[in-house]
RNA sequence: GGAGCGGUAUCGAAGUGGUCAUAACGGGCCUGACUCGAAAUCAGGUAACCCUCACGGGUUCGUGGGUUCGAAUCCCACCCGCUCCG
Numbered sequence: 001g002g003a004g005c006g007g008u009a010u011c012g013a014a015g016u017g018g019u020c021a022u023a024a025c026g027g028g029c030c031u032g033a034c035u036c037g038a039a040a041u042c043a044g045g046u047a048a049c050c051c052u053c054a055c056g057g058g059u060u061c062g063u064g065g066g067u068u069c070g071a072a073u074c075c076c077a078c079c080c081g082c083u084c085c086g
Stems, first nucleotide, its partner, number of pairs: 001085007010027003018069001028046006047060005062078005
């Protein structure tokens, strides 16, 4: 330099045009139950930013654009990671 795959919450990861990003599912973490105490098991909880006194509202799927009535999903450019080729 060329090609392919990937980037989603604290981590992994599903979702591949529409009412579940209200982000499934699993791990981790917190609280509780159980226990003499722990482990295991069970139950509940657990992203960030902006506006607002509060109630509440809005934005964010690597970044920026485009297509579309509608985009995490399709297209373009760029950034980052992995693999292969030279």

Overview:
A computed fold for an 86-nucleotide RNA from an uncultured Clostridia bacterium, annotated as transfer RNA. Its Rfam family is "tRNA". By type it is a transfer RNA. Model confidence (mean pLDDT): 81 of 100.